Record summary:
The RNA shown here (transfer RNA) has 72 nucleotides and comes from Halicephalobus sp. NKZ332. The coordinates come from a structure-prediction model, not an experiment, and the mean pLDDT is 82. Rfam family: tRNA. Rfam classes the family as a transfer RNA. RNAcentral holds the sequence, with entries from Rfam.

[in-house]
RNA sequence: GGGGGUAUAACUCAGUGGUAGAGUGCUCGCUUCGCAUGCGAGAAGUCUCGGGUUCAAACCCCGAUACCUCCA
Numbered sequence: 001g002g003g004g005g006u007a008u009a010a011c012u013c014a015g016u017g018g019u020a021g022a023g024u025g026c027u028c029g030c031u032u033c034g035c036a037u038g039c040g041a042g043a044a045g046u047c048u049c050g051g052g053u054u055c056a057a058a059c060c061c062c063g064a065u066a067c068c069u070c071c072a
Stems, first nucleotide, its partner, number of pairs: 001071007010024004018055001026042005048064005
C1' cells in the first nucleotide's frame, strides 16, 4: 500500500426496512437474625462518526475513524 471482517446498555451479544431487545451486572422490594440464593419490579442507548437513498434506516449505498485478520 491492497483485500476481508467487526463497531448496538457497564460487559457479552441478538436484531437484515416499520415502537431498539436478551443474558450477566446495577438499583429497589419480598424472603433471611444478617448475607448469599430465589422471586417480583425498575433504571440504564447520539445503534462509532458524516453524508446519501426512502413515506420510514441499527438495517441499503458512499466516505471517514478505531480494532482484528490476510496478502505484499